[in-house]
Molecule: transfer RNA
Organism: Candidatus Nomurabacteria bacterium
């Protein structure tokens, strides 16, 4: 240089055209003499940036940034 894959909460993944969901972390509440664990509730991302098609884009095109393999 050249090819694939992949960028989503503080971490780890779903979700694949109709305004994003779960675990785990955290806040708060029950419990306990106290701490853990459990069981209730809440907060937290508009989806890597930038344009395009679309009545609408996290999802489709294209670019460019990153991360990771490859192959020379």
């Nucleotide at each position: 240089g050249c090819c694939a894959u992949c960028g989503u909460a503080g971490c780890u993944u779903a979700g694949u055209g109709g305004u994003a969901a779960a675990g785990c972390a955290c806040u708060c509440c029950c419990u306990u003499g106290g701490u853990a664990a459990a069981g209730g509730a809440g907060a937290g991302a508009g989806c890597g940036u930038g344009a395009g098609u679309c009545c609408g884009a996290u999802u489709c095109u294209c670019a460019c940034c990153g991360a990771u393999g490859g192959c020379u």